[in-house]
Source information
The RNA shown here (small-subunit ribosomal RNA) has 1401 nucleotides and comes from an uncultured bacterium. Its mean pLDDT, the model's own confidence on a scale to 100, is 86.

RNA sequence: AGAGUUUGAUCCUGGCUCAGAUUGAACGCUGGCGGCAUGCCUUACACAUGCAAGUCGAACGGCAGCACGGAGAGCUUGCUUUCUGGUGGCGAGUGGCGAACGGGUGAGUAAAGUAUCGGAACAUAUCCUGUGGUGGGGGAUAACUCUUCGAAAGGAGGGCUAAUACCGCAUGAACUCUGAGGAGUAAAGUUGGGGAUCUUAGGACCUGACGCCGUGGGGGUGGCUGAUAUCGGAUUAGCUAGUUGGUGGGGUAAAGGCUUACCAAGGCGACGAUCCGUAGCGGGUCUGAGAGGAUGAUCCGCCACACUGGAACUGAGAGACGGUCCAGACUCCUACGGGAGGCAGCAGUGGGGAAUUUUGGACAAUGGGGGAGACCCUGAUCCAGCAAUGCCGCGUGAGUGAAGAAGGCCUUCGGGUUGUAAAGCUCUUUCGCUUAGGAAGAAAGCUUUUAUAUGAAUAGUGUAGAAGUAUGACGGUACUAAGAGAAGAAGCACCGGCUAACUACGUGCCAGCAGCCGCGGUAAUACGUAGGGUGCGAGCGUUAAUCGGAAUUACUGGGCGUAAAGCGUGUGCAGGUGGUUUUAUAAGACAGUUGUGAAAUCCCCGGGCUUAACCUGGGAAUGGCGGCUGUGACUGUAAGGCUAGAGUAUGGCAGAGGGGGGUGGAAUUCCACGUGUAGCAGUGAAAUGCGUAGAGAUGUGGAGGAACACCGAUGGCGAAGGCAGCCCCCUGGGCUGAUACUGACACUCAUACACGAAAGCGUGGGGAGCAAACAGGAUUAGAUACCCUGGUAGUCCACGCCCUAAACGAUGUCAACUAGGUGUUGGUCGGGUUAAACCGAUGAGUACCGAAGCUAACGCGUGAAGUUGACCGCCUGGGGAGUACGGCCGCAAGGUUAAAACUCAAAUGAAUUGACGGGGGCCCGCACAAGCGGUGGAGCAUGUGGCUUAAUUCGAUGCAACGCGAAGAACCUUACCUGAACUUGACAUAGUAGGAAUCUUUAAGAGAUUAGAGAGUGCCGCAAGGAGCCUACAUACAGGUGCUGCAUGGCUGUCGUCAGCUCGUGUCGUGAGAUGUUGGGUUAAGUCCCGCAACGAGCGCAACCCUUAUUCUUUGUUGCCAGCACGUAAAGGUGGGAACUCAAAGAAGACUGCCGGUGACAAACCGGAGGAAGGCAGGGAUGACGUCAAGUCAUCAUGGCCCUUACGUUCAGGGCUACACACGUGCUACAAUGGGUUGUACAGAGGGAAGCGAUACCGCGAGGUGGAGCAGAACCCAGAAAGCAACUCGUAGUCCGGAUUGGAGUCUGCAACUCGACUCCAUGAAGUCGGAAUCGCUAGUAAUCGCGAAUCAGAAUGUCGCGGUGAAUACGUUCCCGGGCCUUGCACUCACCGCCCGUCA
Repeated sequence: AGAGUUUGAUCCUGGCUCAGAUUGAACGCUGGCGGCAUGCCUUACACAUGCAAGUCGAACGGCAGCACGGAGAGCUUGCUUUCUGGUGGCGAGUGGCGAACGGGUGAGUAAAGUAUCGGAACAUAUCCUGUGGUGGGGGAUAACUCUUCGAAAGGAGGGCUAAUACCGCAUGAACUCUGAGGAGUAAAGUUGGGGAUCUUAGGACCUGACGCCGUGGGGGUGGCUGAUAUCGGAUUAGCUAGUUGGUGGGGUAAAGGCUUACCAAGGCGACGAUCCGUAGCGGGUCUGAGAGGAUGAUCCGCCACACUGGAACUGAGAGACGGUCCAGACUCCUACGGGAGGCAGCAGUGGGGAAUUUUGGACAAUGGGGGAGACCCUGAUCCAGCAAUGCCGCGUGAGUGAAGAAGGCCUUCGGGUUGUAAAGCUCUUUCGCUUAGGAAGAAAGCUUUUAUAUGAAUAGUGUAGAAGUAUGACGGUACUAAGAGAAGAAGCACCGGCUAACUACGUGCCAGCAGCCGCGGUAAUACGUAGGGUGCGAGCGUUAAUCGGAAUUACUGGGCGUAAAGCGUGUGCAGGUGGUUUUAUAAGACAGUUGUGAAAUCCCCGGGCUUAACCUGGGAAUGGCGGCUGUGACUGUAAGGCUAGAGUAUGGCAGAGGGGGGUGGAAUUCCACGUGUAGCAGUGAAAUGCGUAGAGAUGUGGAGGAACACCGAUGGCGAAGGCAGCCCCCUGGGCUGAUACUGACACUCAUACACGAAAGCGUGGGGAGCAAACAGGAUUAGAUACCCUGGUAGUCCACGCCCUAAACGAUGUCAACUAGGUGUUGGUCGGGUUAAACCGAUGAGUACCGAAGCUAACGCGUGAAGUUGACCGCCUGGGGAGUACGGCCGCAAGGUUAAAACUCAAAUGAAUUGACGGGGGCCCGCACAAGCGGUGGAGCAUGUGGCUUAAUUCGAUGCAACGCGAAGAACCUUACCUGAACUUGACAUAGUAGGAAUCUUUAAGAGAUUAGAGAGUGCCGCAAGGAGCCUACAUACAGGUGCUGCAUGGCUGUCGUCAGCUCGUGUCGUGAGAUGUUGGGUUAAGUCCCGCAACGAGCGCAACCCUUAUUCUUUGUUGCCAGCACGUAAAGGUGGGAACUCAAAGAAGACUGCCGGUGACAAACCGGAGGAAGGCAGGGAUGACGUCAAGUCAUCAUGGCCCUUACGUUCAGGGCUACACACGUGCUACAAUGGGUUGUACAGAGGGAAGCGAUACCGCGAGGUGGAGCAGAACCCAGAAAGCAACUCGUAGUCCGGAUUGGAGUCUGCAACUCGACUCCAUGAAGUCGGAAUCGCUAGUAAUCGCGAAUCAGAAUGUCGCGGUGAAUACGUUCCCGGGCCUUGCACUCACCGCCCGUCA
């Protein structure tokens, strides 16, 4: 000192949460020792038992008990008993002092308290210091004794007695009162010693000590009182009758309404009275950098209380914790009549509670009470006990030790880690244990004695000193020494980020975790366990609480245009603030000095416990308050002056400023009349509505209400709301010029008062148009809406209410200062003009741009959101909620003031990238349009869904699944089903043993298989062996088309052959990002050119590649044949040729190169020439960054999981071919541009050896027999078909169409039943051009015609190729679909198949 969390990402705002410190704590796990502290925070709940306040015989009478002494009696001469206050002493009693302290608690108390600083009208036992006295008398009473009542507690009566108990008398320095003469008021003795004198022999007397009485002073203590400070609530705003003051009386120790009578009517309060709630206050404690915030245990000071409430008595002091009385509640005793009690003292008990100790020891020390003293008392106190409750200290060992042991865990199987850790070896002994020694805390006191004072005194007593001596609860404690022995001593939490620390297994949105964010749905570093690690350590975590972080209450130290936040606006009392100058003052202020601010605590420097905690000495500090002195700048106050702020007078100016009255024209509507006839009105289209009873249209006249076109404008005025025809009256404000006057009169403003759009309310008018509600018509799934036809309140006026708006510039008012530029409104001045225009200056408004600066950014920017000052208002996470309750206001509607419970971890602002929009602009594509042909209807083929089934194996599912994987399921394939079999296995590697391999064959069986028989001895070789094959055995393992394509690789589809996608450096921005890549043109193209804070580059585009179209060169067989020759029925058939075609191989060619135009002198486009081909010449291959968790674990590969006599392997049969149905893709058709018959012409590209298969022959045919040729420019498949020529059919379910079915066959194949293709004969179904909808195609294309190939034993209408014939149309880009670029909005970013609201469950 910060961190996490809102977003796809960013910057803010803002809340929530965490890391720190702390505690009188509690709980969980664990626990060795010591020191020092602390320990009912809850029920001020109730209390058994014991103790906590007594003491004095030197005040008194006495003497119950104890001890001693004396006397008597009994007698065992040392025992019992009786008497005796004689002595030590002393129960009970009288009396004195104390008991008002000490100890406890915090209920009450917001002031009667407390803290600080003052004050005057007081008291004070004991203490200190003065002073004056202490004379002389009296009568009682308790104890005791007797009688007696009562259960007890406790009394009643008779009698005796004492005092330092009580009462008079005397005296009065002093005190009180006073009429100033006077009057009144005291006392007590006890004890020690004693020389002289006296004596009733007790003593008097003297003296000392302690007392007593009166009265001064002091100290300390207490009472009273003032000022200041002292929690929350205004949803508590008024309170008060002894109340405020005075006078008289009373009362007190004392001032005082403290009390009482009378008089007056005051007193307190927004600087918060009164009321309500809460609370003991302070020193301090915790936290914090501080300021603050929270707190008030232990220790210290003050207060209050003592079962609850009230009251007085005694006393110096109390309205009294362990006193009294009364009342009450509760508990106990009781003989029922009556009594007793008060732990918030110390222990302890019950209860309450998460929770807080022993019914201990001692007065040894410190202190207190009494006493002359010794002493006595003291649960104050000092100690001990219990508790890790806290703080502090120590220990649980140290060194060495690699075979890096074993075991555990992980593993890529190599190893890594636990880990020098352990073991082992060498040491040490703190603490603990055992044994021994052993303090300090103790000096007062007492005894003796010295000096001195008092005194007659060598008594005594005081003061100062010396010597001797007694006293310890703790405790045989602290401490010291010795002994043995590593021996007796480690846990807790955490390990996803924040936050230090990671792996495995289990689990599978389950169990669970969680402080916040969030983990868990089969590979969880987040759950549980283990190993390992991290942190702290006799503790560690959790919970609760406080401060901090939180500048999220901001005094230090925040904000308010859009995040929460400027009152709708003004006027203005109180309050706050205030121009310039002089003098005085000294309240504030400043300076000096001084008093106080208790001690303890904190801090600093020392000291003492071995150290520390702890204790202790000194200092500093205690921010404060008070007194005195000084200063006179500043603020205040008082007095005087000034004019720059403010205002007044006077001359001008502009204006929808306000109020009242009058008046004008246009328009709408209505009424009357005229002309005139069928529609008008309305809409996207209609209908309701009006109209033949005459509308609408048009003309004339009239009525009435409301609003004022053009001018008119980021123009004007006003405080805001707001204000608009014109004229008049009344009236407010502003601006401006010059002069005069006043002389700070000013600014802001809580409460208050006034104004305050629209709607609404009340009363009375008015009512043309418009128009909530309402009615009807449409639209729609519905339409309580949008549209239409009507229409009432209302809108208008007068008066009275309401008091709110996105009342907005979302920006309070006032003042000062801080670059400019442009426009505009109304003044003034100067220049200029005949007058203007125009130019310049100045101050007042109103707009735009912009510097510095500010801002989270957007933006603001002399009219600030800049820099400052004064004053007011307001904010403190979102929701709940501007709501509830209460108050105030209102006729009502409602307004204003204004919470909490509960709930979430966000909500918000600005900006960024995308995606999206039934937003915009530009552009493309068979996207539409223009055309041609189809699909959708029929039959069949094929695929899919569904259904069925033992199984109908699996996958593909919008485009981008559905003649798809499958370029071909009868068996096989095959993964599915049924049944039958095998278990190291059908297949691979490794070991051992044996054998060649292999072939033929018999039996059983559906077959797999089982059981036999026979033949056969291989290859290489350097002769050791090697390679390969088969069989048996055993173990590792094989095997899986089992799961997960959402764990993956690879491959593929799609957007899309769309023109895009990015990077480096630079620049801009706080940043995400932007720029580049946008813009102007152009292109098929991010293609190219130009411009530009960008400059370059990469992947894409294009080109390079293949093919087709042209030519050339070369070569010339199996291809070709022009010329020459031969030759045939014909034929490149033959000689020959190399021209042509063709075949390959290599070249050329096309580049906007040339010309003209357009364009910006560019890129490019348009037209033309030439050319086989022209603007990318046609076609193909080629697919950027990425998207779809797209498809595929069943091509293959592969992690994890699962099966292992089975989910593996083999075999037979079946299934994948089923069939009410639905969909996709095709084939064939519905016919005459056609069908049939006959004849006849022209291809290209392919394939061929388990092959293609010719001629020939047979069969109607499929085909068969047969086997020439060909591993192919040679042979074969192989007849191309449409076409052409001719004939026929005549619009019909046909000479169209061919399904279906019957019969007979052919071929392939172990095998055509389920389930093949083809042929022949016969049969001859639907179908007459296809609804909504929908597909393909822009030229050698569509359409149409046939041919070939792959797969393949056989089995295409599919697929992939080949050629033949060969069109129509495109105006164009408004619309549909898809795409590209720019821009705009956005609450979307899983991105519109989004988000989200309400209702119901």
Rfam family: Bacterial small subunit ribosomal RNA.